[in-house]
RNA sequence: CCAGCUAGUUGGAUUGUCGCUAUUAGGAUUGCUAAUAGAGGAAAGUCCGGGCUCCAUAAAGACACAGUGCCAGUUAAUUACUGGCGAAGGUGACUUCAGGGAUAGUGCCACAGAAAAUAAACCGCCUAAUCAAGGCAAGGGUGAAACGGCGAGGUAAGAGCUCACCGGUUUUUUGGUAACAAAAAACGCACGGCAAACCCCACUGGGAGCAAGGUUAAAUAGAGAAGACACUGCUUAAAUGCUAAAAACAGUCUUUAGUUAGUCUUCUGGGUUAACCGCUUGAGCUUAAAUGUGAAUUUAAGCCUAGAGAAAUGACAUCUUCAAUGACAGAACCCGGCUUAUAGACUAUCUGGCAAU
Numbered sequence: 001c002c003a004g005c006u007a008g009u010u011g012g013a014u015u016g017u018c019g020c021u022a023u024u025a026g027g028a029u030u031g032c033u034a035a036u037a038g039a040g041g042a043a044a045g046u047c048c049g050g051g052c053u054c055c056a057u058a059a060a061g062a063c064a065c066a067g068u069g070c071c072a073g074u075u076a077a078u079u080a081c082u083g084g085c086g087a088a089g090g091u092g093a094c095u096u097c098a099g100g101g102a103u104a105g106u107g108c109c110a111c112a113g114a115a116a117a118u119a120a121a122c123c124g125c126c127u128a129a130u131c132a133a134g135g136c137a138a139g140g141g142u143g144a145a146a147c148g149g150c151g152a153g154g155u156a157a158g159a160g161c162u163c164a165c166c167g168g169u170u171u172u173u174u175g176g177u178a179a180c181a182a183a184a185a186a187c188g189c190a191c192g193g194c195a196a197a198c199c200c201c202a203c204u205g206g207g208a209g210c211a212a213g214g215u216u217a218a219a220u221a222g223a224g225a226a227g228a229c230a231c232u233g234c235u236u237a238a239a240u241g242c243u244a245a246a247a248a249c250a251g252u253c254u255u256u257a258g259u260u261a262g263u264c265u266u267c268u269g270g271g272u273u274a275a276c277c278g279c280u281u282g283a284g285c286u287u288a289a290a291u292g293u294g295a296a297u298u299u300a301a302g303c304c305u306a307g308a309g310a311a312a313u314g315a316c317a318u319c320u321u322c323a324a325u326g327a328c329a330g331a332a333c334c335c336g337g338c339u340u341a342u343a344g345a346c347u348a349u350c351u352g353g354c355a356a357u
Stems, first nucleotide, its partner, number of pairs: 001353004006348005012319002015317004020038007040328001044339002047337005052209004057257007065205005070084005085099001086097004100200002105198002107194003122140002124136004148166002151163003167189001168187008213277005223268007233242002247260003284303008
């Protein structure tokens, strides 16, 4: 200097005039004055996980359904994140993984090919040598894949048939929390692949959602009918009140405890308007130190940063910039992740190449 990998920053600023919204203070009979603040890194997707709210449920076990799937850690929590192991790709920095089990069982492997898994002889080699017959699976062909690989010996020709090395299985030792790795010994050791096929194993799992839910005022018919179950005891004019039982209670069933106080089913008909709350102080943010490989945790100090209600956060001027209502794009209960889109400007580490010293 060129080309890459990984991680990140920014994506306007300042002041002035006018306009809009919120909060606080003052004031006033309405929309006044002042101060402060006012759309993102993804606000998007709604893919995950929660906080919060409501629905009487909670524990244990079994079945069904759904999700996850190497090991260890972090977190409120997760399938996310961090670190490691293994595998694949890349010269490398690095990237990716839907990473348990194929001897519990079932199923699939098109076409081609002789044969596709309890699977085989088309060409070929040997014996024979006219044919026929017998032996082989080493060589060739087909295919994504053909009963481990390479070399030597042996054989009629061959074949783990035998041997050495590699691969595989089992056992032991060492290192590691572990997944695993290394070494040694023994064994000729193989009926392949696919579970992102059904399945088996292990672990986890209520539902609905801010249009959740709550308060106040108003309005209406504290309406009517039918059936089933239960009805112990006391009380009352009376299902009047208390109590007990039945029944109901977050997939289904069983057991234990608890709650409701009658429960469940069907039909007819009526009211349902307005305002306020929920609504923004949070598992919050910034900085520093310590611990840790890291995600992160702890401590200290500082900061308050939109809450609209059919939807405010704007317009003009100036500056920086080649170019600024610059690319992608607008909050609606909140938060932590993931994914997708992104004009331009920039930073740092590492890798490869070229040249010079």
Molecule: Bacterial RNase P class A
Organism: uncultured Pelagibacteraceae bacterium